[in-house]
RNA sequence: UCCUGAUAAGGCCGACCCUUUCGUGAGAAAGGGAACGGAAAGCCGCGGGUCUUACGAUUAAGACAGCCGGGUUGCCAGG
Numbered sequence: 001u002c003c004u005g006a007u008a009a010g011g012c013c014g015a016c017c018c019u020u021u022c023g024u025g026a027g028a029a030a031g032g033g034a035a036c037g038g039a040a041a042g043c044c045g046c047g048g049g050u051c052u053u054a055c056g057a058u059u060a061a062g063a064c065a066g067c068c069g070g071g072u073u074g075c076c077a078g079g
Stems, first nucleotide, its partner, number of pairs: 002079004012038002016033007036066001042072003046069003049064006
């Protein structure tokens, strides 16, 4: 450096629910409970997709990284 690995070890994240806040909304943030699951469930809206809002004819703006692909960084073990 590459490959493999969630049934090694030490760890990490947190589906879902509740409360508060922000947002027209999709949704996001903080705290709490539990742990659906994850070898990148770390990060990035680049491509596809889904969703929201406005228009209602094209389109425009936004959300989802735990929808898929891609880019990038990274712990441990083995090869």